This is a predicted structure of a 1479-nucleotide RNA (small-subunit ribosomal RNA) from a metagenome. Its Rfam family is "Bacterial small subunit ribosomal RNA". Gene Ontology terms of the family: structural constituent of ribosome and ribosome. The prediction has a mean pLDDT of 82. RNAcentral holds the sequence, with entries from SILVA.

RNA sequence: AGAGUUUGAUCCUGGCUCAGGAUGAACGCUAGCGGCAGGCCUAAUACAUGCAAGUCGAACGAGAUUGAGGAGCUUGCUCUUCAUGAAAGUGGCGCACGGGUGCGUAACGCGUAUGCAACCUACCUUAAUCAGGGGGAUAGCCUCUCGAAAGAGAGAUUAACACCGCAUAAAAUCACAGUCCGGCAUCGGAUAAUGAUCAAAUAUUUAUAGGAUUAAGAUGGGCAUGCGUGACAUUAGCUAGUUGGUAAGGUAGCGGCUUACCAAGGCUACGAUGUCUAGGGGAUCUGAGAGGAUGACCCCCCACACUGGUACUGAGACACGGACCAGACUCCUACGGGAGGCAGCAGUAAGGAAUAUUGGUCAAUGGGGGCAACCCUGAACCAGCCAUGCCGCGUGCAGGAAGACGGCCCUACGGGUUGUAAACUGCUUUUAUACGGGAAUAAACCUCUGCUCGUGAGCAGAGUUGAAUGUACUGUAAGAAUAAGGAUCGGCUAACUCCGUGCCAGCAGCCGCGGUAAUACGGAGGAUCCAAGCGUUAUCCGGAUUUAUUGGGUUUAAAGGGUGCGUAGGCGGCCUAUUAAGUCAGGGGUGAAAGACGGUGGCUCAACCAUCGCAGUGCCCUUGAUACUGAUGGGCUUGAUUACACUUGAGGUAGGCGGAAUGUGACAAGUAGCGGUGAAAUGCAUGGAUAUGUCACAGAACACCAAUUGCGAAGGCAGCUUACUAAGGUGUUAAUGAUGCUGAGGCACGAAAGCGUGGGGAUCAAACAGGAUUAGAUACCCUGGUAGUCCACGCUGUAAACUUUGAUCACUCGCUGUUGGCGAUACACUGUCAGCGGCUAAGCGAAAGCGUUAAGUGAUCCACCUGGGGAGUACGAUCGCAAGAUUGAAACUCAAAGGAAUUGACGGGGGCCCGCACAAGCGGUGGAGCAUGUGGUUUAAUUCGAUGAUACGCGAGGAACCUUACCAGGGCUUGAAAGUUAGCGACUAUAGGUGAAAGCUUAUAUCCCUUCGGGGCGCGAAACUAGGUGCUGCAUGGCUGUCGUCAGCUCGUGCCGUGAGGUGUUGGGUUAAGUCCCGCAACGAGCGCAACCCCUACCAUUAGUUGCCAGCAGGUUAAGCUGGGGACUCUAAUGGAACUGCCCGCGCAAGCGGUGAGGAAGGUGGGGAUGACGUCAAGUCAUCACGGCCCUUACGUCCUGGGCUACACACGUGCUACAAUGGCCAGUACAACGGGUUGCUACACAGCGAUGUGAUGCUAAUCUCUAAAGCUGGUCUCAGUUCGGAUUGAAGUCUGCAACUCGACUUCAUGAAGCUGGAAUCGCUAGUAAUCGCGUAUCAGCAAUGACGCGGUGAAUACGUUCCCGGGCCUUGUACACACCGCCCGUCAAGCCAUGGAAAUCGGGAGUGCCUAAAGUCGAUUGCCGCAAGGCGUCGCCUAAGGUAAAACCGAUAACUGGGGCUAAGUCGUAACAAGGUA
Repeated sequence: AGAGUUUGAUCCUGGCUCAGGAUGAACGCUAGCGGCAGGCCUAAUACAUGCAAGUCGAACGAGAUUGAGGAGCUUGCUCUUCAUGAAAGUGGCGCACGGGUGCGUAACGCGUAUGCAACCUACCUUAAUCAGGGGGAUAGCCUCUCGAAAGAGAGAUUAACACCGCAUAAAAUCACAGUCCGGCAUCGGAUAAUGAUCAAAUAUUUAUAGGAUUAAGAUGGGCAUGCGUGACAUUAGCUAGUUGGUAAGGUAGCGGCUUACCAAGGCUACGAUGUCUAGGGGAUCUGAGAGGAUGACCCCCCACACUGGUACUGAGACACGGACCAGACUCCUACGGGAGGCAGCAGUAAGGAAUAUUGGUCAAUGGGGGCAACCCUGAACCAGCCAUGCCGCGUGCAGGAAGACGGCCCUACGGGUUGUAAACUGCUUUUAUACGGGAAUAAACCUCUGCUCGUGAGCAGAGUUGAAUGUACUGUAAGAAUAAGGAUCGGCUAACUCCGUGCCAGCAGCCGCGGUAAUACGGAGGAUCCAAGCGUUAUCCGGAUUUAUUGGGUUUAAAGGGUGCGUAGGCGGCCUAUUAAGUCAGGGGUGAAAGACGGUGGCUCAACCAUCGCAGUGCCCUUGAUACUGAUGGGCUUGAUUACACUUGAGGUAGGCGGAAUGUGACAAGUAGCGGUGAAAUGCAUGGAUAUGUCACAGAACACCAAUUGCGAAGGCAGCUUACUAAGGUGUUAAUGAUGCUGAGGCACGAAAGCGUGGGGAUCAAACAGGAUUAGAUACCCUGGUAGUCCACGCUGUAAACUUUGAUCACUCGCUGUUGGCGAUACACUGUCAGCGGCUAAGCGAAAGCGUUAAGUGAUCCACCUGGGGAGUACGAUCGCAAGAUUGAAACUCAAAGGAAUUGACGGGGGCCCGCACAAGCGGUGGAGCAUGUGGUUUAAUUCGAUGAUACGCGAGGAACCUUACCAGGGCUUGAAAGUUAGCGACUAUAGGUGAAAGCUUAUAUCCCUUCGGGGCGCGAAACUAGGUGCUGCAUGGCUGUCGUCAGCUCGUGCCGUGAGGUGUUGGGUUAAGUCCCGCAACGAGCGCAACCCCUACCAUUAGUUGCCAGCAGGUUAAGCUGGGGACUCUAAUGGAACUGCCCGCGCAAGCGGUGAGGAAGGUGGGGAUGACGUCAAGUCAUCACGGCCCUUACGUCCUGGGCUACACACGUGCUACAAUGGCCAGUACAACGGGUUGCUACACAGCGAUGUGAUGCUAAUCUCUAAAGCUGGUCUCAGUUCGGAUUGAAGUCUGCAACUCGACUUCAUGAAGCUGGAAUCGCUAGUAAUCGCGUAUCAGCAAUGACGCGGUGAAUACGUUCCCGGGCCUUGUACACACCGCCCGUCAAGCCAUGGAAAUCGGGAGUGCCUAAAGUCGAUUGCCGCAAGGCGUCGCCUAAGGUAAAACCGAUAACUGGGGCUAAGUCGUAACAAGGUA
């Protein structure tokens, strides 16, 4: 110090989450020791038991008991002396401290700083003075009485330092004079005359202690004041002792503290009152700080002591372990009555996630009493329990590689890792254990002795006292011996693999993992981080500049009030003087201690502790300074305003007038339709409409001018004119002299719609009606039509009231248009002021953009914002006639919501362009029969795959067996095949048995080479290996389809942009083309295009066999048959040729056009091969390869038979046809590509024929397989035919082990449907379509009408790009990015959650009125007691509690009801996003 998360990516806004620290913690797992700390946060709930405040005999009376002595004698009793002195009592002091808790309290309670001239203070200290003389009682004790008890009462008797008079009176207090001094208003101090009033206590060891009064100090308190100290305004008004005064009372004292009277005040937007919450501070945690949160332990203050009230005593209390009363609760009881208060220490119950022992000691420190000894002390000091926290120590150290075994992983004969880790060797002994030694904390008091000294006191020495404790510490001994876990390992965030699981189980702080290869679940191995702990949960601060003082924003992300006027407030021009409040500086006081920080020191270190210092930003006082702000005074004119002149405008209000249009009415004229729409219909019209003309009436709005024009604060304002009225601008500088700006509340204005009353009503037009559209159409469209639209008055008070941009002032480059004025009259001209616009520099901004009319740079004031939803909702309040408006939450829920820009994709957006895309044509498909493939169905099986385009004559370029993967049955199990190693021998051939075959089994015959080791070949037990057309094409390679042979796709450097990205590649032309040219912040390059390659079209050269034959020669019935030849054809190699090269026109160029020339070919000549970056998780695990998973006497393998060929049906692709451009018959002509020895076969013969028999040539330019349409002639004559050939019957041929399921072909016979095919749909632009045949692969044969090739014959049409489909480029919109097959809205239905309303029910606290009123203070008192002091009784005032009444507030529950939120695949539609199909 940051990080993750919105997006395809980017920048921003913005929330959520994480990493850190902390805790009085709790929970889970684990646990060796010690030190120091801490330990009911919940029920201020209830408490059994014990203890927590007593002490003093040196204040007093009395004195049980015990001991010793004595006397008497009834020898165990009485009396007496001395000593001892219990329990209780009177009295003194203490009990108001210490200890606990945080209920209450929002307060002078606390903090801080002051004041008391308005006060008190026991014990302590200092100083002074005093203590004379009396009195009567009362506890106790004794004797009785009542009572269960607690306790109470009566009588008699007694003491005091208990109580009460009298005397004394310095001082004190009071009254009234005087003098002096001081101050702060009342006043205070000093001195002092006179008068009045008030004291005391004794004890004894005789020297002290105690007593009284006064003054002072110290300590502790009381009171008052300034400032500070929570939330809510959905709490706005509160207050009658209330505010003040006078008088009196009361108090320690001031004071409405109380009472009487008088006045009517006091508090409040700088937040009164009310409600809710809360002890405050030092400090603690966090933070860079400012702050935020907290207030356990320790210290200070406050409050409380079962709840409420009250006083007494006392120096001090309205009193935790005192009293009285009331209440609740608990206990005892003889039912009459009594007792009690752990928020002291332990402890118990309860509550709770959760918090300890019914311990020891007064040794120390401290407290109370006492002269003291001493007593008391759950304060305190210690111990016990708890990892609750902090700190420290240990669980060993060194060596040790066969890098052991085992585990885990892998590319697995091996390697990696665990890991120097272990074993093993050596060493050490902290800690634990055992046995020993053994402190400090102790100084005092006290006793004794001594000294100084001497009525006291002080000092020194000795003695005495330890709970913790035989503890800390230390010595010795043995021995690695007694001691490691927890969490995590996808990113954030350090740490990775295997197995299991398979959107299951589960994880998760956020993002998110898991649907068969999970580093995210569970286990394992390994690793990482901490470590006697580690994690989780909870809470606080931080990060969060995410409430922003430091330190944020408001055009579009949340956010500028609709506009003005203006109150309070805030801020405010120039000069000058005074002052010194703010401000600044110096000084003083305070800011407790502890804590924090720094130094030093003590526990072995540390934590911890001690000591010293600093700091303590604050408050108060004081002395100065005077720039700025403030206050006061004086002046100024530039801000502001006024006056005068000119000028501008749809500024406002009221009245009058006008024409066009519309509608209606009347009349005229006129006839069949009008109107309306995408098309129609409703509607109007022969009772005469619409259209036309004339006249009349009505209401509303004002064409042209007219303009990013003008005016107004905004809303808004438009025919002309009149009246009234407001404002702006300019000019002159005359007047005032800061009079200003902003503006919370407040007041006023405020479009449209709406509301009320009364008018008006032409047009238009919610609602409504009808007609259409539609699946529906409560809409869009049409015909009608009411409120309303208009006027007057009143209300409402809201709008995308928008420039989504508050007002004012100042400053900061320019260009340009326009309105109004001025500059002299002007159309030149330039300048100036005030507006309205456009573009732009700097600057700003997330960007878009803004840019003197700022969103720039500054100043002042106001308003508003703080994630999305819930929600501008609910409740409350205010306003309103209502509608509604204003103000305005929470629970709950999500991890986003959002802004701007980028690249794509898309659009029922736009522009440009292309393609057999449409159009123009030709021929098909869809109808029939058959072939073939698919679906479906069937089946034991009908193996599997391919499924829009891009599956369906596809994988398959050959399913009778085989193929074959499927089914049934029969077999085999190291296996059908390959490799390695023993062993044995040939292989093989023949013949049997059994069997459907595979197989099993029997018999006979039977090797080679050799260096003699063995090798080759075969069989073969056993073992290692195998095998799988089983799954996953969504784990993959390779290959392929498609967009698409479309013209695109990118890179380097540079430049632009914060960035994603852009530029280049866009633009203007051009092209088949990102082809080329021009331009240009781009310049170049790559993959594509084109070219290079092949075939074809022409020519040349070379070469002529198997090809050719012109000329020459031979020869045949004929034939390149022969000699020869290379001319030609051809063959097959090398070259040439075409490049818009030439001409004309157009054009800058590229290029285009031309019946151009030339040329075999002309503008890529034709065809092919060639397929960019990528898309479709496209296809293929069944060609092959391959990861993982699965099977292993079977999912492997062999065999026989069957199936893949099934058949109500549906679809695709084809073949053959429906005929005369034809069928049939006869004759006759011309190819090319290819194939051929298990072959093609000439030729001859046989057969009607398929074919057979014989025979020849050819391993091929040699031999062979080879055309049909065509042409010539004939016939058929429009028919289901001499068309068509399906189907069926019979007979055959061939292949093959075998044609039944299930082959092809031949012959004869049979002769079905079909007469040109609905909606729809396909191919093709030239040697193409159409048509005709031929060949080949596969192959024994063939279901081939298929596929791939070859040649023969050989057309028609294209105006053109509006439309359909697909594509390319540019641009635009977008809420899409899985990218429109996208996204997404609302009702309804289901489940869950929180919440509003609600008849009513229950509960709570606070207050008010009235009634009653305990204890108690105070007051009164004639009665009673007492010598007195005083008390009793009675009465009065006040009051806690109680009762009662009405109303308000808060909370809970609730039939029913309202909306809201959430929830993979429910229903209905399609509202929004593109012109979203009606913006």